Predicted 3D model of RNase P RNA and transfer RNA as a complex of 457 nucleotides.
[in-house]
RNA sequence: GGAGCAGGCCGGGCAGCCGCGGACCUAGUGGUCCGAGGAAAGUCCGGGCUCCACAGGGCAGGGUGGUGGGUAACCCCCACCGGGGGCGACCCCAGGGAGAGUGCCACAGAAACAUACCGCCCCGGCCAUGAGGGGCGGCCGGGUGUGGCCGCCAGGAGCCGGGGUAAGGGUGAAAAGGCCGGGUAAGAGCCGGCCGGCAGCCUGGUGACAGGCUGGCCAGGCAAACCCCACCCGGAGCAAGGCCAGGUAGGGGGAGAUGAGGUGGCCCGCCGAUCCCCGGGUAGGCCGCUCGAGGCCGCAGGUGACUGGCGGCCCCAGAGAGAUGGCUGCCCCCGGACUUCGGUCCGGGACAGAACCCGGCUUACAGGCCUGCUCCCCUC
RNA sequence: GUGGGCGUAGCUCAGCUGGUCAGAGCGCCAGGUUGUGGCCCUGGAGGUCGAGGGUUCAAAUCCCUCCGUUCACCCCA
Numbered sequence: 001g002g003a004g005c006a007g008g009c010c011g012g013g014c015a016g017c018c019g020c021g022g023a024c025c026u027a028g029u030g031g032u033c034c035g036a037g038g039a040a041a042g043u044c045c046g047g048g049c050u051c052c053a054c055a056g057g058g059c060a061g062g063g064u065g066g067u068g069g070g071u072a073a074c075c076c077c078c079a080c081c082g083g084g085g086g087c088g089a090c091c092c093c094a095g096g097g098a099g100a101g102u103g104c105c106a107c108a109g110a111a112a113c114a115u116a117c118c119g120c121c122c123c124g125g126c127c128a129u130g131a132g133g134g135g136c137g138g139c140c141g142g143g144u145g146u147g148g149c150c151g152c153c154a155g156g157a158g159c160c161g162g163g164g165u166a167a168g169g170g171u172g173a174a175a176a177g178g179c180c181g182g183g184u185a186a187g188a189g190c191c192g193g194c195c196g197g198c199a200g201c202c203u204g205g206u207g208a209c210a211g212g213c214u215g216g217c218c219a220g221g222c223a224a225a226c227c228c229c230a231c232c233c234g235g236a237g238c239a240a241g242g243c244c245a246g247g248u249a250g251g252g253g254g255a256g257a258u259g260a261g262g263u264g265g266c267c268c269g270c271c272g273a274u275c276c277c278c279g280g281g282u283a284g285g286c287c288g289c290u291c292g293a294g295g296c297c298g299c300a301g302g303u304g305a306c307u308g309g310c311g312g313c314c315c316c317a318g319a320g321a322g323a324u325g326g327c328u329g330c331c332c333c334c335g336g337a338c339u340u341c342g343g344u345c346c347g348g349g350a351c352a353g354a355a356c357c358c359g360g361c362u363u364a365c366a367g368g369c370c371u372g373c374u375c376c377c378c379u380c
Numbered sequence: 381g382u383g384g385g386c387g388u389a390g391c392u393c394a395g396c397u398g399g400u401c402a403g404a405g406c407g408c409c410a411g412g413u414u415g416u417g418g419c420c421c422u423g424g425a426g427g428u429c430g431a432g433g434g435u436u437c438a439a440a441u442c443c444c445u446c447c448g449u450u451c452a453c454c455c456c457a
Stems, first nucleotide, its partner, number of pairs: 001376010012331007020035006037351001041362002044360005049237004056268004061233005066080005081095001082093004096228002101226002103222003117169002119165008134153007177195006196217001198215007241287004251278005261271002279456003294314006300307002332349007381453007390406004399437001408424005430446005
């Protein structure tokens, strides 16, 4: 100097003027303080909170899935293990079980989980007195069939049956552990060495697992197919829920203490008098509501996530279809044009916006900054 | 805001127990029929299965993340 990897942060600043929302003060005019985000977003997870038995039992259903921790909890985070990728920093993995069962593996291929199509080998039989195949003719069989028998012609070396064999060919995404050697009729973990995988034992580790020894190759994939195993999950959601005011038709039909409904699927249990449809009405107020698993800084513990540990400081939107904006000046960043290289002019500064509250994840984001690390090249 | 549903041809929808079948009706185009048009007959074109990633030999289908669209909610009670 170039190329990268990981983590963190900012995401315009200051001043003036005019506005908007909330709280408080004020008789009024007005004044004081506060006023979006790292994602407030998507609503994908998990919790708090509220109501229904303070949430119960069973089945069904759903979720999670290496191990150990963190946490209120998690489909989150941290550390480690195993596998894969990269020269490396580092990154990715729904990463339990296919020797419990069922199912699927299209097409191709002989065979998709148990098999012999070609090939190789052995035995028996036929064969130059002509094997198998080809051509012509005849007969028979069959009627989606391509066969059998007989005769003739040319021609000339194999054919049939049984058995062994997974080395080789071919098909496929996937075909019997791989390579080498021995061995054999041919072969084969049949035997030996190395590698891989499995089982048992020992050692280390909390554990996933790692290392070693021994035996031996019982042998496919898919569980984001059903399923099995382990663990977790009651339902609804602030339009929850409570109080008040007002309006209409306290109108009609149906079901219901022989149990509606809560409980979205079922049964039990519990509470228990309302529920559904039509029709009509309103578009109100207050609480919940923002002080909380709260924020910032320092110390301590821990490899780290983190901490109901210690100390100090702080209060930080809370409303109703919903405020947080506009203009001017200076400065910052980016782009373009001009330049007398001092600058001048013009344009732009992203994604997006709270709605009960938190912890995460995911997605969007102009431009910029910081820290640590890796590889390559050059120079000393 | 909260909780559900659905995206397949121009339109309305099947297919979603993974396979080589991406299909039906209407519409469109061409030809035939007719004096012409319609009806009718024959043939054809038209699809990144909303987008991206993953599992698998193989994805419209199974899983995840986004995008779009649609429905319900109060009172008489």
The coordinates come from a structure-prediction model, not an experiment, and the mean pLDDT is 78. It holds a member of the Rfam family "Bacterial RNase P class A". The family's RNA type in Rfam is ribozyme.